Context: one part of a larger RNA
Order: sequence, then structure tokens, then C1' cells
RNA sequence: GCCUACGAGUUACUCCUCACUAGCGAGGUUAAGGACUUUGAAGUCCGCAGCCGAAGCGAAAGCAAGUCUGAAUAGGGCGUUUAGUUAGUGGGGGUAGACGCGAAACCUUGUGAUCUACCCAUGGCCAGGUUGAAGCUCUGGUAACACAGAGUGGAGGACCGAACCGGUUGACGUUGAAAAGUCUUCGGAUGAGCUGUGGGUAGGGGUGAAAGGCUAAUCAAACUGGGAAAUAGCUCGUUCUCCCCGAAAUGCAUUUAGGUGCAGCCUUGGAGUUGAGUUUACUAGAGGUAGAGCGACUGGUUGGAUGCGGGGGCUUCAUCGCCUACCAAAUCCUGUCAAACUCCGAAUGCUAGUAAAUAUAUCCAGGAGUGAGGGCAUGGGUGCUAAGGUCCAUGUCCGAGAGGGAAAGAACCCAGACCAUCUGCUAAGGUCCCCAAAUGUAUGCUAAGUUGAUCAAACGUGGUCUGAUUGCUUUGACAGCUAGGAUGUUGGCUUGGAAGCAGCCAUUCAUUUAAAGAGUGCGUAACAGCUCACUAGUCGAGCGAUCGGGCGUGGAUAAUAAUCGGGCAUUAAGCAUACUACCGAAGCAAUGGCAUCGAAAGAUGGGUAGGGGAGCAUUCUAAGGGCGUAGAAGGUGUACUGUGAGGUAUGCUGGAGCGCUUAGAAAAGAAAAUGUAGGC
Repeated sequence: GCCUACGAGUUACUCCUCACUAGCGAGGUUAAGGACUUUGAAGUCCGCAGCCGAAGCGAAAGCAAGUCUGAAUAGGGCGUUUAGUUAGUGGGGGUAGACGCGAAACCUUGUGAUCUACCCAUGGCCAGGUUGAAGCUCUGGUAACACAGAGUGGAGGACCGAACCGGUUGACGUUGAAAAGUCUUCGGAUGAGCUGUGGGUAGGGGUGAAAGGCUAAUCAAACUGGGAAAUAGCUCGUUCUCCCCGAAAUGCAUUUAGGUGCAGCCUUGGAGUUGAGUUUACUAGAGGUAGAGCGACUGGUUGGAUGCGGGGGCUUCAUCGCCUACCAAAUCCUGUCAAACUCCGAAUGCUAGUAAAUAUAUCCAGGAGUGAGGGCAUGGGUGCUAAGGUCCAUGUCCGAGAGGGAAAGAACCCAGACCAUCUGCUAAGGUCCCCAAAUGUAUGCUAAGUUGAUCAAACGUGGUCUGAUUGCUUUGACAGCUAGGAUGUUGGCUUGGAAGCAGCCAUUCAUUUAAAGAGUGCGUAACAGCUCACUAGUCGAGCGAUCGGGCGUGGAUAAUAAUCGGGCAUUAAGCAUACUACCGAAGCAAUGGCAUCGAAAGAUGGGUAGGGGAGCAUUCUAAGGGCGUAGAAGGUGUACUGUGAGGUAUGCUGGAGCGCUUAGAAAAGAAAAUGUAGGC
């Protein structure tokens, strides 16, 4: 992992409540027990003890269709204006283990120191080698000591290193040879050493050279039996079918936030009315949002003019006075802002009325689930006008929604699946091939494979198409080429120099001219030199400037190999505009069928949690009626049949029991629970 078997809403109660069925009914009902009948666990009759109801209100005394509060004869609260009760079945609740499995823990009775910790008693063990303390002896030495040397001696939690004890390093091992080892290397090895045997200390206790270590492979409180099916607002699981309806992820509260109560939303049954509900149109209203405005308030705010007042300076004994590159009220001109500003002010929404359409709405009772929501669009708060962020509001979808499109995708676009069909028409989206349908028509644009479904910006761009305005132009424009581009003068000043060209100044003049600046740029130390403006000639038809628009282009950088989904595509299979066909879904239509609601016509039938309804199958019981050695159950195939759970027939196997109908009762349906047991 598979197969087979087992495996989860049960049972009890004079309990509560609701529905249905039945009996009796202002009443209903018997319990224990007894009698009789009886095959019986059955039936009938007694049994008036008790219970529920027929009256309530008040804390109570108490009063009573009323009563309590109250001064009240007011008002208000709870009642009164009849329907109950007994039994059965079912839904829900309560008390019990209460749908099943699951803790970590707590308490209590005992069992453990054969492992290990420490202690007690009594034994045992430590190859070999090294070092050489004290003391002592001798010699030297001293006044005597001290001291020195040589020898002797054999101390030490001394040294090296086997046994022994340990466990430092690395490798192997990791379903191991082993639930802690093997090899290598390493520490101690006369000591606080190691070890045998016997004994002691026991669970909030022991023992601990202290690591929360050890206390029998178990330790921040051992193990075993019991309380005990502890509790689990938590996780997981919870078994056949079909039909109808169908949610919520919100508000308030909560030692509450992943739980729960009440309300909201769902379902089932009932009730019944001045038809309340919903939508649209019109009419009448309340309102202060969007917008707008502010010379209408409260505040904010740009520049300018004027400058109350102040600061500073001058002046004076003081006042006065004068000045100002200062601040600045108020006024005027100009420009502007506001969620907590408003002289104004929509749309939508809301309220009411009328009309039409539609068929809900409301109340009572039983049963729920939900109370983690999420995306998108729009209006906002928060955040960075960040987030697949977060918090509200309105709508929608997913949730609980399949189908078509977007390559692929919960919620984007289209569209809501009862079943069947080798029918038709369309939506979004598409029509070269993958791939159903146009290599469609017309006119432009793009040259970047831009693009071909949106992942790019500021800022650049004499790429190209196009619109508008404007200037020059056959009296010859624009570009090119040829020639000129001079003189006073090196203008004046400045300067070492300054001559068109470092810089400053200027009526930047005048002359000769076809034209030529007291000079556009390069250049020189300064000159020189080159060039431009300007002019003539040549040429012969368009040439400039500004402001817009379309499509392009640069900007352009991401980690395994790229790509529009791919192939590929250039007067397109790209972009733009217009048009006509066609394809395209579980949409709509067609034909047939099933079911629900409804008198019918007709309408309806996606669905999680959940509510309701109708059935199938299994085992047993009762009654009735059957089958079976001419082959029951079971097993394994086949055919038929029912919307389905399923059923029927039959072949082979098997070898003795088993169906059917109508009722009843349940140990009554498995794919999941890291389910339990067995097998493979």
C1' cells in the first nucleotide's frame, strides 16, 4: 500500500417542549396492589392515593375576574373574555460517558537501589622503568649554631608506561554485528584510585565534587492498579438513493475575539388582511454630499500699490521733528485653498401619494446553519493617491456556479447546467496553420518584426505621414559653385601688447560702392591667415519658419534557453476607420421524456452549511402464502430492467436450506478517523 472483517447521534427517565395520530372532554388519567379470564411478558374489571387542567395578582399578609403599585375612582404591569388531558410515534431540549477516537495532567493504593547516585560493613587489584624530599652518617666550617660538600635514605592527590578505569580526535556504522558499538588516537594509572560480595536511603521522596544528573533502555517529579469512558470552547472521522427549497461569514454583548447568547439571513407547518412587499412612470416633500464659491462668514494664501502702527538711525533737557533696500494692520489691484468654511448647490438615494406590472410582504410555532470571508468596480479613511495592505460604504461575482472566451487562471468578459438528440440561431471572442469560421471588401498609416491582448516613464528625436498659420520666390527664391567682402582705421579707452574678434565706451559713424558689421566664428604674444553676414554671376522651381496631430525611434538592465500560446506574418496574418459574411456556449430555439407547484393555462427543476419530502437494501419477529437433492443459500459470469439506492432471469460452481406479501423491531448501509485486527 491493497484485500477481508469490525468501526461513530444510541439507550434510560411518572423530565420539559412542539407536531401528527387516537380516546375522552370542563374535565382527563390511573400508580402500587388486588380479582377474574388466560398458552403467554396478554386481556378485562376494581383501586379516586397522586398528577395536569378549569383563576389570577402580589415579596407577603392578603384580595379575587381581578390584583399589584399608588394619596388616587388616575396611569401603568401581569391576568380575565374557556380547552384540556391520557397514550403512541416523530423533531428538539435536559440529566446521564450521550455521535466516535484522542491528551498533557491531578488524586489515591501499592512495587522497585539485581541499572544507576551516595553511604555502611568486609575482601581483592595496580607489569616494568624514572626522579630522588625529610631524616641520618662522614668531611669541611662556626665561640656555639648556621651553612657547604659527599654518601646513605626512599617521600610524592611526583614522572613515563601495560593490566585496570575512562572516553579526547577522526573514520566507519545509522532498516547497525550493537535501542550507543568497532577501529584509530587520546586521559588517569599509590590515589579524592579501581573493583567483588552483603546491606541502607523511595516518588514532591531519595541520592547528587550540581549536568535538572541518576532513581531497572522511563525522570522539571519513576513504574503498576484504581477514581476513569477525567476534561478537551481543540484536531480528525461520521457508512444507501432520489426529489423541493436554500443561507451566512453582519449588528449588539461577552475574562470575549478560531467559543457563545440575542437579533439578522435559510427551511417546514399554520394563520389571515383596508395587499401591506418589489419595480417603473409621474407628482409633492425633507436634506447640504459632488460641484462651485468666498467683495457671504471662519480660517489659509502669491505678487504689486498705498503705509495705521512698530523696530532701527539722526536730533532734543524733554516734546516736536527728519530718515529708512526693516516688519507690517487696514484698503485697492492681481492670483488662489479648505473633512471638521458656505452666499449657493445637483444627480442618485430616502419619505408620501397616484397609476401600471408583478407576487410577494407580515405574524405565530418547530428545526437549523452562519457569526475567519474573498476578488473586482465605484465613493472615502489609513498607508507612500505603496501592497494580492488595512478599515468602512454601494453594487456584483466567487464562496455554494458547471459551460464558452482571456494560451494556462476561484471571483475579468459572455452566460446561470432537469434528462436525451450525428438539429437550428446567436453572445463574448474570433475566421493563414495548429483550431471551427474571410489568406473578406474599401481607404490610409507603420519598416521598428514596432506589432501580432496593455510590462514601461520623464526627457530626447531634420524617421515618416498629415493639419493650420506665416515668410521668400521666373523682377529668378533655397542649396551648391565662381568672384568680391573695401576705405578713414590699428575707432576711442585700457594694456607689456589689444590692430573687427581679453575687457570697457559709443548718435557702432562716415566714405567708395553691386555689396561689405567700427564685425559671426576659428586663429595669432600682437599682427598675419581662414571664414561668416552682405553683394554680383551661374543654375532654373519651388524653398524656409512656427504651432498641432498619427505611426515609429532612443531612453530599455536579472539571474538554467529562448519565444507573439507556437508555427510564422510586412500594400500584413500589424495599426486605424467603415462595411458584409461566417464560426462560436450546457445561452435561445426545435423534437421527445421525467419531476415539482398549480383547478387549468402555464411556470419552475446549478447548489455547500442547513431545513423538508419520498424511497432502496440488510438482520430478526408475527401472520399469510410459497420454493428447494429434478439442487436452497453462498461464489463467479451473462442478459434484461428501474431516474437511483437496486431488482429479475439464466450458465457454471456449490451441496441444504431460502425467498415473497403485509406489518413490526433494529448491534441497519464505509473510502477516508497517521482508524482496529488478520492476510498478502
The part of an RNA shown here (large-subunit ribosomal RNA, domain II) has 680 nucleotides and comes from Thalassiosira rotula. RNAcentral holds the full RNA, with entries from ENA. The source organism's lineage runs through Eukaryota, Bacillariophyta, Thalassiosirophyceae, Thalassiosirales and Thalassiosira.